[in-house]
């Protein structure tokens, strides 16, 4: 100096729920809030999940569909944190 494992300080993020705004919706953003998180940082790349405005088909209304979303569903990619053993 590097790798791996264990442990840890100061910090960081923020589920449900509430309010406001945006949106067709899913959901997002902001404030409050704290269930949890060592990548709960970033990335829709693969799978998965949600929605279905528009479109297609059928026609009391339904089915399918992402060019809309989710990384706090699982993988992949990429970046990264004090100290100790």
């Nucleotide at each position: 100096a590097a790798a791996u494992a264990u442990u840890u300080u100061u910090g960081g993020c923020a589920a449900a729920c509430u309010u406001a705004u945006u949106g067709a919706a899913a959901a997002a953003u902001a404030a409050g809030g704290a269930c949890g998180c060592a990548a709960a940082g970033c990335u829709a790349u693969g799978g998965g999940u949600c929605u279905a405005a528009g479109g297609a088909c059928a026609g009391a209304u339904g089915u399918c569909u992402a060019c809309g979303a989710c990384u706090g569903c699982c993988a992949g990619g990429u970046u990264g944190c004090c100290g100790a053993u």